This is a predicted complex of two RNAs, RNase P RNA and transfer RNA, with 416 nucleotides together. Model confidence (mean pLDDT): 81 of 100. It holds a member of the Rfam family "Bacterial RNase P class A". Rfam's curators write: Ribonuclease P (RNase P) is a ubiquitous endoribonuclease, found in archaea, bacteria and eukarya as well as chloroplasts and mitochondria. Rfam classes the family as a ribozyme. Gene Ontology terms of the family: dimeric ribonuclease P complex, tRNA processing and ribonuclease P activity.
[in-house]
RNA sequence: CGAGCCCGUCGGACGGUCGCAGCCGAGAGGCUGAGGAAAGUCCGGACUCCACAGGGCAGGGUGCUGGAUAACUUCCAGGCGGGGUGACCCGACGGAAAGUGCAGCAGAGAGCAGACCGCCGAUGGCCCCCACUGGGGCACAGGCAAGGGUGAAACGGUGGUGUAAGAGACCACCAGCGUCACCGGCAACGGUGACGGCUCUGCAAACCCCACCCGGAGCAAGGCCAAGCAGGGACCCGGUUGCCCGCCGAAUGGUCCCGGGUAGGCCGCAUGAGCGGGUCGGUGACGACACGCCGAGAUGGAUGGCCGUCCUCGACAGAAUCCGGCUUACAGACAGGCUCGCAGA
RNA sequence: GCGGGCGUCGUUCAAAGGCAGGACCUCAGAUUUCCAUUCUGACGAUGCCGGUUCGAUUCCGGUCGCCCGCU
Repeated sequence: CGAGCCCGUCGGACGGUCGCAGCCGAGAGGCUGAGGAAAGUCCGGACUCCACAGGGCAGGGUGCUGGAUAACUUCCAGGCGGGGUGACCCGACGGAAAGUGCAGCAGAGAGCAGACCGCCGAUGGCCCCCACUGGGGCACAGGCAAGGGUGAAACGGUGGUGUAAGAGACCACCAGCGUCACCGGCAACGGUGACGGCUCUGCAAACCCCACCCGGAGCAAGGCCAAGCAGGGACCCGGUUGCCCGCCGAAUGGUCCCGGGUAGGCCGCAUGAGCGGGUCGGUGACGACACGCCGAGAUGGAUGGCCGUCCUCGACAGAAUCCGGCUUACAGACAGGCUCGCAGA
Repeated sequence: GCGGGCGUCGUUCAAAGGCAGGACCUCAGAUUUCCAUUCUGACGAUGCCGGUUCGAUUCCGGUCGCCCGCU
């Protein structure tokens, strides 16, 4: 210099003015006012109500190990597998020797498989020579699975023994699987050695099995106040997604339907698993301690317009109970760490 | 706020994980003096991006769009 990989921060700045919303103030006026994703609603919680929520079935979710956390389909560290020259990245990563199912086409054969080409023809069979208990030929029966070929996948690989030809049939080494022992590690797992049958296909994001987790509903939850009205009917059950049990409530009750009235206010509702920098513990996620700070809040729902100066001329997009994650969208700017290549000293 | 379903030729519908197929439309040819009908043939698609699998319209994530229900 070029190419690239991680991690983080920011997301026009300043001033004036006119508006909008909330709070404070008697008033003049003052203060504050969207985001890293406020989004998708994909997970997890807080909170509230229903038995402070119980048992079973069904259903759903998760799935290497250890940890973090209020909890998690999140995060951190490690293991294993895969990709990359590398920094580094990715992984729904339990079980296929419980059972069931699927594996099109091609191919001889596709799951206790199989013989098209091929090899052999020892043993039978046929033919020829010779007549010796011999030799040769054919490839009919039959044997084989080394080689070819098909396929995503063909029942370990290489070499040898062996044989008519062959084959884990046998042997050596290697790979892989299982069991046991020892060593390292909390563990997943890794290493070494011995033994074993000689090799066991793939798919569980197919059913399923195993382990663990999950009660339901959602701030229009739920509570309080005020105003107004006209009751009537059906049923006996109701308790917030299916079924059974149990428990609780209840005839001054409950569910449903018709009719009538209202279209208001307050709380929930913003001090919280909060934010900032610091010290300590931990590899880290994170935790502990002390200090400092208060940063939107509506219910037709507020953040905008204009002017001035400057720059690199500004993307995606906007709260509605709150919080932790994930995912998705995003012009550009900046900081740090690292890798590879080329060149130079 | 909570939940469910669907995206396949231009249109409307199919498709046990195994060559995406009909019907209508369009175009071409045949039949006819011509048109219509009829017959034959052709063109033409899995919303998009990933993953699992030998193989994905189908299974699983994400995303975009549309529809529906409850409150």